[in-house]
RNA sequence: GGGGCUGUAGCUCAUCUGGGAGAGCGCCGGAUUUGCAUUCCGGAGGCAGGCGGUUCGAGCCCGCUCAGCUCCA
Numbered sequence: 001g002g003g004g005c006u007g008u009a010g011c012u013c014a015u016c017u018g019g020g021a022g023a024g025c026g027c028c029g030g031a032u033u034u035g036c037a038u039u040c041c042g043g044a045g046g047c048a049g050g051c052g053g054u055u056c057g058a059g060c061c062c063g064c065u066c067a068g069c070u071c072c073a
Stems, first nucleotide, its partner, number of pairs: 001072007010025004019056001027043005049065005
């Protein structure tokens, strides 16, 4: 320098081939207990690495770019 893959909640990952973002764990509050743990109930938390484009509409398509992993030179 060129190719491929990945980037979504604090962490690990879904999101069914464009229609409007969710799970588990964790965190907060409550119930249960003498107390802790477990269990149960409720809640907060992300516009999806960044910018631009296409579209009525983009996490999903296109371009550029950043970071990580990997292959080739």

RNAcentral holds the sequence, with entries from ENA. A computed fold for a 73-nucleotide RNA from a Pseudomonadota bacterium, annotated as transfer RNA. The coordinates come from a structure-prediction model, not an experiment, and the mean pLDDT is 82. Its Rfam family is "tRNA". Rfam links the family to the GO term triplet codon-amino acid adaptor activity. Taxonomically the source falls in Pseudomonadota (Bacteria, Pseudomonadati).